[in-house]
Context: one part of a larger RNA
Molecule: small-subunit ribosomal RNA, 3' major domain
Organism: uncultured bacterium
RNA sequence: UGACGGGGACCCGCACAAGCGGUGGAUUAUGUGGAUUAAUUCGAUGCAACGCGAAAAACCUUACCUACCCUUGACAUGUCAGAAAGAUUGCAGAGAUGUGAUUGUGCCCGAAAGGGAAUCUGAACACAGGUGCUGCAUGGCUGUCGUCAGCUCAAGUAAAGAGAUGUUGGGUUAAGUCCCGCAACGAGCGCAACCCUUGUCGUUAAUUGCCAUCAUUCAGUUGGGCACUUUAACGAGACUGCCGGUGACAAACCGGAGGAAGGUGGGGAUGACGUCAAGUCCUCAUGGCCCUUAUGGGUAGGGCUUCACACGUAAUACAAUGGCGCGUACAGAGGGUUGCCAACCCGCGAGGGGGAGCUAAUCUCAGAAAGCGCGUCGUAGUCCGGAUUGGAGUCUGCAACUCGACUCCAUGAAGUCGGAAUCGCUAGUAAUCGCGGAUCAGCAUGUCGCGGUGAAUACGUUCCCGGGUCUUGUACA
Numbered sequence: 001u002g003a004c005g006g007g008g009a010c011c012c013g014c015a016c017a018a019g020c021g022g023u024g025g026a027u028u029a030u031g032u033g034g035a036u037u038a039a040u041u042c043g044a045u046g047c048a049a050c051g052c053g054a055a056a057a058a059c060c061u062u063a064c065c066u067a068c069c070c071u072u073g074a075c076a077u078g079u080c081a082g083a084a085a086g087a088u089u090g091c092a093g094a095g096a097u098g099u100g101a102u103u104g105u106g107c108c109c110g111a112a113a114g115g116g117a118a119u120c121u122g123a124a125c126a127c128a129g130g131u132g133c134u135g136c137a138u139g140g141c142u143g144u145c146g147u148c149a150g151c152u153c154a155a156g157u158a159a160a161g162a163g164a165u166g167u168u169g170g171g172u173u174a175a176g177u178c179c180c181g182c183a184a185c186g187a188g189c190g191c192a193a194c195c196c197u198u199g200u201c202g203u204u205a206a207u208u209g210c211c212a213u214c215a216u217u218c219a220g221u222u223g224g225g226c227a228c229u230u231u232a233a234c235g236a237g238a239c240u241g242c243c244g245g246u247g248a249c250a251a252a253c254c255g256g257a258g259g260a261a262g263g264u265g266g267g268g269a270u271g272a273c274g275u276c277a278a279g280u281c282c283u284c285a286u287g288g289c290c291c292u293u294a295u296g297g298g299u300a301g302g303g304c305u306u307c308a309c310a311c312g313u314a315a316u317a318c319a320a321u322g323g324c325g326c327g328u329a330c331a332g333a334g335g336g337u338u339g340c341c342a343a344c345c346c347g348c349g350a351g352g353g354g355g356a357g358c359u360a361a362u363c364u365c366a367g368a369a370a371g372c373g374c375g376u377c378g379u380a381g382u383c384c385g386g387a388u389u390g391g392a393g394u395c396u397g398c399a400a401c402u403c404g405a406c407u408c409c410a411u412g413a414a415g416u417c418g419g420a421a422u423c424g425c426u427a428g429u430a431a432u433c434g435c436g437g438a439u440c441a442g443c444a445u446g447u448c449g450c451g452g453u454g455a456a457u458a459c460g461u462u463c464c465c466g467g468g469u470c471u472u473g474u475a476c477a
Stems, first nucleotide, its partner, number of pairs: 001477002003474003007471007015461002019425005026316008034307002042053002064302007073127001077126002079123005086103007107116003129291002132289003138285002140280003143276001145274001150189004156165002169180003195268004200236007209226003214223002239262001242256005318418001322377007334365003339358002344353003384415001389410007431453007
């Protein structure tokens, strides 16, 4: 100087407390451990691994296993020789592949011979190739402490030096934020602001959007209009600016006015010096080591989907604030031409037919659901719950056996609110309800977004956890 303390002082955080809803019990989904296996590819392992890499494992993916094959190789550059390339097709084979047949001559230079470019075949060698090892050789990227308020420097000062000072102190703040003081004076990286979005208003603009007035229609449908809504570009607006009080005449804090918004208005992006030899050699790059008729390459089938069990994360429930039936209302944000697919018809349905429109404020996905109104059920393993299983189908796709999703009929399991323990959340939040996107042929209870309805509680900081500042002790570095 740090680190540590079941030392002290001060401060903060859904850290506790106050509340609301869960997890832990059930079934299923998914990940992991373990076991199994020819293989169940590899990585991630307290917080910070475990719906994680994987924003889609039937084949492919795919790295694993088995079998069958190739050896200058699936891919790159170089040398030599030959042929244009390519197209069609037979046989053998699980296929890779092997072996035949038919057809075909292009572009540039050149009169021609011939040469060149591209592509293919063959030969020999330099080499290719490796998701092989080492993340404890590395770059890059990422997690974490933590959006915590810290981390440093120059010259100066005092000290023998390590080092100190500045950065401590008194206030204050979300903040090393600001003020005052001070052997300190300044500065840098962080904080804040600048950026995006949302909330108010104005100007400009008016189609595909909108409709107050006039006409018209089943319908903003058409004429008309751009006032309103909306859209999208530019501006305005919030600064403790104003008033009162407290305070050291400071910084600031408390209350108020005006205002759409008030003291960082809400949300996002943004992550200092560093820590964990944290994670990643399987994104990529890369040193070293290793393989080179194989640890490289191709193909078919299988596996990654197993299952006594254990754990994590979720979905659905156990019901009446509910289930079911009929009727009825209101979103936002997105996607769409190898696509989204309307009307209409068929089917109980998944879906099929159909073909209009749309490269989209025009057409379409698209019916929002919870809600509201009426009816029914009457506390029951039920008109709750839907697992499981049997049968019949639909769709995608060469192909749904291993191993897809969905539909209909039948079946109707566990489950009556969950032990010890434990998690999230402070407001348009929790809870609850549906909708969309990426991935994608098909496949979502995951994930990323979107809106609808919409709470309770916070006395307070004694305690648990984590963090910051000062101080103290130390046989630790």